Predicted 3D model of an 81-nucleotide RNA (c-di-GMP-I-UAU riboswitch aptamer) from a Campylobacteraceae bacterium. Rfam family: c-di-GMP-I-UAU riboswitch aptamer. Rfam links the family to the GO term cyclic-di-GMP binding. For this family Rfam cites "Bioinformatic analysis of riboswitch structures uncovers variant classes with altered ligand specificity" (Weinberg et al., Proc Natl Acad Sci U S A, 2017). Taxonomically the source falls in Campylobacteraceae (Bacteria, Pseudomonadati, Campylobacterota, Campylobacterales).
RNA sequence: UCUUGAAAAGCCAAACCUGUUGUGAAGCAGGGACGGAAAGCCACGGGACUUUCUCAUGCAAAGUCAGCCGGGUUGCCAACG
Numbered sequence: 001u002c003u004u005g006a007a008a009a010g011c012c013a014a015a016c017c018u019g020u021u022g023u024g025a026a027g028c029a030g031g032g033a034c035g036g037a038a039a040g041c042c043a044c045g046g047g048a049c050u051u052u053c054u055c056a057u058g059c060a061a062a063g064u065c066a067g068c069c070g071g072g073u074u075g076c077c078a079a080c081g
Base pairs, nucleotide, nucleotide: 003081005077011036012035016031017030018029019028020027021026034067040073041072042071044070045069046068047065048064049063050062051061052060
């Protein structure tokens, strides 16, 4: 240094509940703790979802999700092997 993820400190916070914002997917705040080594950040590719349009599906447009997968970027600790 690489791999591996034991230990310790710290960090984040799913479902659910309450309040609030939004037509909505969802966001934010508080509680909560299933999990997480990028569960930090970025919608670039795929995917899921919402709204508009449409008789309907699809297409298209505008969005949401980084805790669905990949990618980009920054990055904590560290034992045995």

Of the family's consensus pairs, 95% are formed in the model.